[in-house]
A computed fold for a 75-nucleotide RNA from a Planctomycetaceae bacterium, annotated as transfer RNA.
RNA sequence: GCCCUUGUGGAGCAGCCAGGAGUGCUCGCCUGCCUGUCACGCAGGAGAUCGCCGGUUCAAAUCCGGUCGAGGGCG
Numbered sequence: 001g002c003c004c005u006u007g008u009g010g011a012g013c014a015g016c017c018a019g020g021a022g023u024g025c026u027c028g029c030c031u032g033c034c035u036g037u038c039a040c041g042c043a044g045g046a047g048a049u050c051g052c053c054g055g056u057u058c059a060a061a062u063c064c065g066g067u068c069g070a071g072g073g074c075g
Base pairs, nucleotide, nucleotide: 001074002073003072004071005070006069007068010027011026012025013024014023020058029045030044031043032042033041051067052066053065054064055063
């Protein structure tokens, strides 16, 4: 230098190919119920500019371009 994979709540992921409400799962956190207390269990809730910038579009986590970080391959 070229190519591939990857970046999404506090943590780990799915969702992307085929655009349509920040959609969902596990753990964690908060509140309530339960319990003599804790844990377990049950119910509810908070928490995301979807790495960053730009473009396309009525509409972008998703498509396109650029760029940064991480991992790998080739030279």

It matches the Rfam family "tRNA". The family's RNA type in Rfam is transfer RNA. The prediction has a mean pLDDT of 82.